[in-house]
Context: one part of a larger RNA
RNA sequence: GAACGAACGCUGGCGGCGUGCCUAACACAUGCAAGUCGAACGAGAAAGGGGCUUCGGUCCUGAGUAAAGUGGCGCACGGGUGAGUAACACGUGGGUAACCUGCCUCUAAGAUUGGGAUAACCUGUCGAAAGACGAGCUAAUACCGGAUGAGACCACAGUUCCCUCGGGAACAGCGGCCAAAGAUAGCCUCUGCAUGCAAGCUAUCACUUAGAGAUGGGCCUGCGUACCAUUAGCUAGUUGGUAGGGUAACGGCCUACCAAGGCAAAGAUGGUUAGCUGGUCUGAGAGGAUGAUCAGCCACACUGGAACUGAGACACGGUCCAGACUCCUACGGGAGGCAGCAGUGGGGAAUAUUGCGCAAUGGGCGAAAGCCUGACGCAGCAACGCCGCGUGAGUGAUGAAGGCCUUCGGGUCGUAAAGCUCUGUCGGAGGGAACGAAUGCUCUUGAGGUUAACAGCCUCGAGAAGUGACGGUACCCUCAAAGGAAGCACCGGCUAACUCUGUGCCAGCAGCCGCGGUAAUACAGAGGGUGCAAGCGUCGUUC
Numbered sequence: 001g002a003a004c005g006a007a008c009g010c011u012g013g014c015g016g017c018g019u020g021c022c023u024a025a026c027a028c029a030u031g032c033a034a035g036u037c038g039a040a041c042g043a044g045a046a047a048g049g050g051g052c053u054u055c056g057g058u059c060c061u062g063a064g065u066a067a068a069g070u071g072g073c074g075c076a077c078g079g080g081u082g083a084g085u086a087a088c089a090c091g092u093g094g095g096u097a098a099c100c101u102g103c104c105u106c107u108a109a110g111a112u113u114g115g116g117a118u119a120a121c122c123u124g125u126c127g128a129a130a131g132a133c134g135a136g137c138u139a140a141u142a143c144c145g146g147a148u149g150a151g152a153c154c155a156c157a158g159u160u161c162c163c164u165c166g167g168g169a170a171c172a173g174c175g176g177c178c179a180a181a182g183a184u185a186g187c188c189u190c191u192g193c194a195u196g197c198a199a200g201c202u203a204u205c206a207c208u209u210a211g212a213g214a215u216g217g218g219c220c221u222g223c224g225u226a227c228c229a230u231u232a233g234c235u236a237g238u239u240g241g242u243a244g245g246g247u248a249a250c251g252g253c254c255u256a257c258c259a260a261g262g263c264a265a266a267g268a269u270g271g272u273u274a275g276c277u278g279g280u281c282u283g284a285g286a287g288g289a290u291g292a293u294c295a296g297c298c299a300c301a302c303u304g305g306a307a308c309u310g311a312g313a314c315a316c317g318g319u320c321c322a323g324a325c326u327c328c329u330a331c332g333g334g335a336g337g338c339a340g341c342a343g344u345g346g347g348g349a350a351u352a353u354u355g356c357g358c359a360a361u362g363g364g365c366g367a368a369a370g371c372c373u374g375a376c377g378c379a380g381c382a383a384c385g386c387c388g389c390g391u392g393a394g395u396g397a398u399g400a401a402g403g404c405c406u407u408c409g410g411g412u413c414g415u416a417a418a419g420c421u422c423u424g425u426c427g428g429a430g431g432g433a434a435c436g437a438a439u440g441c442u443c444u445u446g447a448g449g450u451u452a453a454c455a456g457c458c459u460c461g462a463g464a465a466g467u468g469a470c471g472g473u474a475c476c477c478u479c480a481a482a483g484g485a486a487g488c489a490c491c492g493g494c495u496a497a498c499u500c501u502g503u504g505c506c507a508g509c510a511g512c513c514g515c516g517g518u519a520a521u522a523c524a525g526a527g528g529g530u531g532c533a534a535g536c537g538u539c540g541u542u543c
Stems, first nucleotide, its partner, number of pairs: 001543004007538004013389006019382002021347001026345003030342003035073003040070002048061005080300003090224007099217002104213007112146004121136001123134004153176002156173001158171005182205006191198003226272003233263003238260008275297004279290004302323005325336004353379001355378003361375001362373004392422004402413004426484001428479005436470001442464009487532005492513003498527005508515002
């Protein structure tokens, strides 16, 4: 000198864009943060309103709505944190002939015939509760048989081609084994009933099998990746082999047996510290330091362990077990997990609102309308940072008054003020008023495709209506008015800036040298000056 997620002191007008628990991965009250689908399925209220009434009730509506249940998809994304980890964790380059991949795209083929349950519901029992158990009924795109079925898979026996020589690809024989589910809308050409309806046809969405792709992952590996040798030896599933198990997959990953290996001064083992990277800061560079915000990867979710479901988890707002802590209890037993967004206590020098909205972007579900979304978009707080603007402009010498200094002549603050003439940024008041919105849906309409059919559906296009949290905000216009808006540090040298008074080795200053003991440009005050400026200094840290 530069920089900072900063803090402290004094001061403080406005705006834009960013940033904001670095400490206790400490404990958490409260609310919200993951649901959705009735076009998979069965069942199905009440309040309110209306009619009748013998005032007991009953019917219609509310409504096939709400709430719940079965089932499907999602909950493995998004969001947080950096405790652990010195490691194939990360970065980079390869390998997988050792692998998986829901939703999505393309291709090929198919979607047949049956069955038995079960929740919800009703009913009974136990329990303070959380909840549990039993009896009865019922549905499905839930579950389970049969059919059909291909090297998709398995076993035996082959041929051709390719190759990274381990194998891979294609063909194909006798056998074995494996699938499915419907829903909605429309129509009458075929079939059935012979009316316009379906078990028929068509469209869309779902379903099954196989192949390919895309995307996302798993595993292996070369190189790179902190400090300590005042850590020198470490190792028994250890190192390798055979056989088996297990996995999507190779492998001591696991087991049995056999052998005695394996690592290490090019630093094994042990210890300490630490998430890694793109980047960030600094520097002419080399390098050094660092890893907040944003982006990629990893790890974790009260602590430790485990599996289940699933395409994917050994799962932050799932399950089970153990532990610590907190809460409820009828003492028998139960409930919980903010390192999600706000917020509270605590710790600390120190870090914000228990806000608005799904209007946009993105995500989940849904055919869609739509619903959900503390992701996100916005607003609030904080000079925490960067950037921009303002606090007026011109003129004005009796160089006013006053302050300070003085050699008493004067000098200086100083065109500075006052005065005169203007302007109107920001702030104030009033009026107007956005971009961000285009999709989707609905209506009208045009073209194309499907089809027996312009019936319906699908695709593309045009027009109309309609959708904004921010926000009556930005922005624009008008009005009044110089009015409301300057401080902080320093002035001995380094280092830009000097005098007076007070004090008298005292009080005090100080980054280093040092200053102060009666003429202190170094302490304190004043006048003046210098430097920055809505900031200025100090402290801390890095280069």

Predicted 3D model of a 543-nucleotide part of an RNA (small-subunit ribosomal RNA, 5' domain) from a metagenome. The full RNA is in RNAcentral, with records from SILVA. Rfam family: Bacterial small subunit ribosomal RNA. The coordinates come from a structure-prediction model, not an experiment, and the mean pLDDT is 84.